[in-house]
RNA sequence: CCGUUCAAAAAAGCGCCAGACCCGGACUCCGCAUAUGGGUGACGAGGUGGAAAGUGAUCGAAAAUUCGGCGGAUGCUUUCCCGGGAUGCGAAACCCGGAGGCUUUGGAAAAAUCCCUUUGGAAACGGAGGGGACAGAGACAAAGCUGUUCGCAAAU
Numbered sequence: 001c002c003g004u005u006c007a008a009a010a011a012a013g014c015g016c017c018a019g020a021c022c023c024g025g026a027c028u029c030c031g032c033a034u035a036u037g038g039g040u041g042a043c044g045a046g047g048u049g050g051a052a053a054g055u056g057a058u059c060g061a062a063a064a065u066u067c068g069g070c071g072g073a074u075g076c077u078u079u080c081c082c083g084g085g086a087u088g089c090g091a092a093a094c095c096c097g098g099a100g101g102c103u104u105u106g107g108a109a110a111a112a113u114c115c116c117u118u119u120g121g122a123a124a125c126g127g128a129g130g131g132g133a134c135a136g137a138g139a140c141a142a143a144g145c146u147g148u149u150c151g152c153a154a155a156u
Base pairs, nucleotide, nucleotide: 014071015070016069017068019067020040021039022038023037024036026034043060044059045058049081050080051079052078053077054076055075082097083096084095085094088152089151090150091149092148100146101145102144103143104142105141106140114131115130116129117128118127119126120125
């Protein structure tokens, strides 16, 4: 350095906390301040072929510190590579990581907030269960409009 096995851990709208805010005792006659211990710090939906670069990384719900940051990241753009998508074959272009572009329409049981209950904590606050709602993007489905070039083969 590579491989195998076993065990543990394993979050990707995810994790974290030096600011901020909140709670506690200490200190103090009281308060402030201070240091110290603790708490809060994003609700779900959707999302990964590989590499590199760039970038404040999609969508709505809610209205709270969901403030302000840090780290990460499946987003987007460009280039390259891999594997593919329609016509008889191949290629370019286009497109997709299940497949041409544009438009319209459609169906979807989101979760938190809220209400009820329960549980841990001295507190700030945290966990769990139940009830009833409500999205948008993307994807999908349907309809309409629209869409190439070259070579070969075949046919006329």
The RNA shown here (glmS glucosamine-6-phosphate activated ribozyme aptamer) has 156 nucleotides. The coordinates come from a structure-prediction model, not an experiment, and the mean pLDDT is 77. It matches the Rfam family "glmS glucosamine-6-phosphate activated ribozyme aptamer". About the family: This entry contains a glucosamine-6-phosphate activated ribozyme that is found in the mRNA for GlmS. GlmS is an enzyme that uses fructose-6-phosphate and glutamine to generate glucosamine-6-phosphate.